This is a predicted complex of two RNAs, RNase P RNA and transfer RNA, with 445 nucleotides together.
Rfam match: Bacterial RNase P class A. By type it is a ribozyme. Gene Ontology terms of the family: dimeric ribonuclease P complex, tRNA processing and ribonuclease P activity.
Its mean pLDDT, the model's own confidence on a scale to 100, is 78.
């Protein structure tokens, strides 16, 4: 440094709470309630943040192309799925072991880069260098972009040649761009040719690409029972057209147009003579179910660098609902602390299921393994 | 359980990439006999801990607070 595991252990008393079996009572039986006996489960690694991503249930549904929102973002893989993982590639950091990296696109386009600085993206000149002229510590016209200065950022970068001074002006090397070529599934990586150099940065600004997403949630939804005043405003959408039959009621075909969860067209399907939002008033503060077999543990054999996957076998492992999962002794490990060196005294981290399940993150005394 | 919203002085409340306004209330001074009310000054914050970026109150991610809605029936 990087990575797994454990989160005291046994025994006995009193008690919760949920299952099953057994008896008693409540009713004639089944059911159900209550009493009791016996056996048998009973909090995590994070049950937490609710941050992603699924299952599952409604919103009648589904396909298909577009906008418009939102998420992701190097490359191949894993997974049900993913902002996860898992190998690989670049790029930084560290003596190193190994960390870090929202890691497309900035030569499509649009906007920002404040303050100081001469110039902040079109190139430009402030002190400097050289040059010529005035002219005499100075100006003035010109080159130049090496060297100061400003800044986060100043238009490739050392070095040598070469000039009035310089400059990629020219030549070697790194960078940088293209372009062929071999490797690899790819990112990419090497070699090798050609450009003197265009093309600062900032997409956790707007965009572009590409690739993916219906809303809403177990308080969801479904059944029962109990009371109420089976109310009352305000609105949406419609109740169409035709033919027939028959009696003016009414049915029945058929065309059209509405509505169908972000939104437009277009397919198909549904819907009703009524559907529906919203407020305002009334009850009630009960029960079942959803609800514990699940992408589910554990062992082992194959495959695979790995995440994981196929098979075989065993196993059943909380279900509260004002909300159980404790509380006391005894021994024994563990930490502190005192001493009269084997005793005494004190001490337990972060936290605590609520419809399930994969990740992520954050919070945690101590302990023990591997590299 | 579950869905959202918001954190700027002492309180209200603007500012969403480059110095943080405003008004009330504190303090001091001036006016007064003394205070009120006016008038002049002046101090005091972007929750917290990392990220992008020269640059962060503003964008992103995590974490702490603080509010807010949601049973059932007809």
């Nucleotide at each position: 440094c990087a990575g797994g595991c454990c989160g005291g252990a046994u025994g006995g008393c009193c008690g919760c709470u949920c299952c099953g079996c057994c008896a008693g009572u409540a009713u004639u039986g089944c059911g159900u309630a209550u009493c009791g006996g016996c056996g048998g489960g009973g909090a995590g690694g994070a049950a937490a943040g609710u941050c992603c991503g699924g299952g599952c249930u409604c919103c009648a549904u589904g396909g298909a192309a577009g906008c418009a929102c939102g998420g992701u973002g190097c490359c191949g893989g894993a997974u049900a799925a993913c902002c996860u993982c898992c190998g690989g590639c670049g790029g930084g950091g560290g003596c190193g072991a190994c960390c870090c990296c929202a890691g497309g696109g900035a030569a499509a386009g649009u906007g920002c880069c404040a303050c100081a600085g001469a110039a902040a993206g079109c190139a430009a000149a402030c002190c400097g260098c050289c040059c010529g002229c005035c002219a005499u510590u100075g100006g003035u016209g010109g080159g130049u972009a090496a060297g100061g200065g400003u800044g986060a950022a100043a238009g490739g970068g050392u070095g040598c040649g070469g000039u009035a001074a310089g400059a990629g002006c020219g030549c070697a090397c790194c960078g940088c761009g293209u372009c062929u070529u071999u490797g690899g599934c790819a990112a990419c990586a090497a070699a090798g040719g050609c450009g003197g150099c265009a093309c600062g940065g900032c997409a956790a600004a707007c965009c572009c690409c590409a690739c993916c997403g219906g809303g809403a949630g177990c308080a969801a939804g479904a059944c029962c029972a109990a009371a109420u005043a089976g109310g009352g405003g305000c609105g949406g959408c419609g109740c169409g057209g035709g033919c027939g039959a028959g009696a003016u009621a009414u049915c029945g075909c058929u065309c059209a147009a509405g509505u169908c969860u972000g939104u437009u067209u277009c397919c198909a399907g549904a819907c009703a003579a009524g559907c529906u939002g919203c407020c305002c008033g009334g009850g009630u503060u009960g029960g079942u179910u959803g609800c514990a077999c699940g992408a589910g543990g554990c062992g082992c054999c194959u495959c695979g660098c790995a995440a994981g996957a196929u098979g075989c076998g065993c196993c059943c492992c909380a279900g509260a609902u004002g909300a159980a999962u404790g509380g006391c002794c005894a021994u024994c490990a563990c930490c502190u602390c005192g001493c009269u060196u084997g005793c005494g005294a004190g001490g337990g981290a972060c936290a605590g299921a609520a419809c399930c399940c994969g990740g992520c993150u954050u919070a945690c005394a101590g302990g023990u393994u591997u590299g | 359980g579950g869905c959202c919203a918001c954190g700027u002085g002492g309180c209200g409340g603007a500012g969403u990439g480059g110095u943080g306004a405003c008004g009330c209330a504190g303090c001091g001074g001036a006016c007064u006999g003394c205070a009120a009310a006016u008038c002049c000054g002046u101090a005091u914050a972007c929750c917290c801990c990392g990220g992008u970026u020269c640059g962060a109150u503003u964008c992103c991610g995590g974490g702490c607070g603080u509010g807010g809605c949601c049973u059932c029936c007809a």